[in-house]
Context: one part of a larger RNA
């Protein structure tokens, strides 16, 4: 100058504290260590790996093991011969594959041939998810949306450096005000960008329905309407703009008025200089090195789903604020033609048949669900809980044994609220309830996103973790 300190001061932040609700106990699901295996394919490993890459492993994926197999190669580029390309059946095989058969004679053309394909040869080469993230590019976590980090010139010191950036208020902020040897300026904060909460304008159909009519068993179903609601494009609004009170006459703070909304209105996109030789050579790229009849390539089979066990992340319960059965409202945001898939049939169900309509504010998936009113059950391992395990079915798909999802019938484990210990979360948040969708043939308790009911607390910064400024020690750099 810097780090460090079980040094000081001063500030923050679900850090603590005040609450809620959970994890650690139980069955399950997933990932992960381990161990097994021919193989269980490779990577991530405190924070900040462990429902991670994997927006979905039965084949395919697919990198992995095992057998059969190919060596100019599954893929680009030239070269020379031959055939147009294709195209139907057989024969062997687990399948690549090899044999052998059929139809086919296109297109442009200076008739020399040429252009796309395919099949055979020759090297040049091609190929490698093979090492090295500590050779790197790109991306990306992470300290952190923490408020910092820095530079010109000018002063200051022999120098390293120092000042500016420090100091007294403030502020979410190096935010802004004052002072000041220092005086500017850049990177970042903050603001422009979106989204959402109010109002006005335009528009008015597929969406609406006040007022006027018509019509229905009954619906905006028809005329019509353009008020509303909603769509969606332009715009207004919020600035500490006003008052009061405190402050240094100043930044600002506190109350307060008006307002749909008040001091950054919620909420996102957005990460500063640099840290962890942090994460990817397996999204690509790309040096070097290594394999070249194999460390390339193809095919069928099985592995990635194993299982004395350990951890981590979830769902699901352990019951009465509850289960069950019957009525009944009420959202929003997506998908949808290789699709959505109504309505009617049939089946208890998963479904299946048939078959309207939608390229969709028009038809569809479409019942939201907790709740609301009724009945039931009366504290029981039960009318609670649903693993597991018998049978029988559905669907998807060349196939559901290894190794899918559902459905019915039966069977009813573990669990009566969790030990040390740990998380999460400040308001439409937690908690609780369903919805939708990427991926996807099929296959979520993950993930991503929507809305409905909807709290409790917060004295306060001693103490625990993490930052930030000033200061002080130091035998560290």
């Nucleotide at each position: 100058u810097g780090a460090c300190g079980g040094g000081g001061g001063c500030c923050c932040g679900c850090a603590c504290a005040a609450g809620c609700g959970g994890u650690g106990g139980a069955g399950c699901a997933u990932g992960u260590g381990g161990u097994u295996u021919a193989a269980u394919u490779c990577g991530a490993u405190g924070c900040a790996a462990c429902g991670c890459g994997a927006a979905g492993a039965a084949c395919c994926u697919u990198a992995c093991c095992u057998a059969c197999u190919c060596u100019u190669g599954a893929c680009a580029u030239c070269c020379u011969g031959c055939g147009a390309a294709u195209u139907u059946g057989g024969u062997a095989g687990a399948g690549a594959u090899a044999c052998c058969u059929u139809a086919g004679u296109g297109c442009c053309u200076u008739c020399g041939g040429g252009a796309a394909c395919g099949c055979a040869g020759a090297g040049a080469c091609a190929g490698g998810u093979g090492c090295u993230g500590c050779a790197u590019g790109g991306c990306u976590g992470u300290c952190g949306u923490c408020a910092g980090c820095u530079c010109g010139u000018g002063u200051u010191g022999u120098g390293a450096a120092a000042u500016g950036u420090u100091g007294g208020g403030u502020u979410a902020a190096g935010u802004c005000c004052c002072g000041u040897a220092a005086c500017g300026a850049g990177c970042g904060c903050a603001a422009c960008c979106c989204u959402u909460g109010u109002c006005c304008u335009u528009a008015u159909u597929u969406g609406c329905c006040a007022g006027c009519a018509c019509g229905u068993a009954a619906u905006g179903g028809u005329g019509g309407g353009a008020a509303c609601u909603c769509u969606a494009a332009g715009g207004a609004g919020a600035c500490u703009g006003c008052c009061g009170g405190u402050g240094a006459c100043a930044a600002a703070c506190c109350g307060g008025a008006g307002g749909a909304a008040g001091g950054u209105g919620g909420g996102g996109a957005c990460g500063a200089c640099g840290u962890c030789a942090a994460g990817u050579c397996a999204u690509c790229a790309u040096g070097g090195c290594c394999c070249u009849u194999a460390c390339g390539a193809g095919u069928a089979g099985g592995g990635c789903u194993a299982c004395a066990c350990a951890c981590g992340u979830g769902c699901u319960a352990c019951a009465a604020u509850g289960g069950c059965c019957g009525g009944u409202a009420c959202a929003a945001a997506g998908g949808g033609u290789u699709g959505c898939c109504a309505a009617c049939u049939c089946g208890c169900g998963a479904g299946a048949g048939u078959g309207a309509g939608c390229u969709a504010a028009u038809c569809c998936c479409g019942a939201a669900a907790a709740g609301c009113c009724g009945g039931u059950c009366u504290c029981a391992g039960u009318c609670c809980g649903g693993a597991u395990c018998g049978g029988a079915g559905u669907c998807u798909g060349c196939a559901a044994c290894u190794c899918g999802a559902c459905u019915c019938c039966g069977u009813g484990a573990a669990g009566u609220c969790g030990g040390a210990a740990u998380c999460g979360c400040u308001a439409g948040u937690a908690a609780u309830c369903g919805u939708g969708a990427a991926u996807c043939a099929g296959a979520a308790u993950g993930c991503c996103a929507c809305g409905g009911u909807g709290a409790a607390u917060a004295c306060g910064u001693u103490c625990c973790c993490g930052g930030g400024c000033c200061u002080u020690g130091u035998a560290c750099a």
Overview: Small-subunit ribosomal RNA, 3' major domain from Vreelandella lionensis, 477 nucleotides, folded computationally. Rfam family: Bacterial small subunit ribosomal RNA.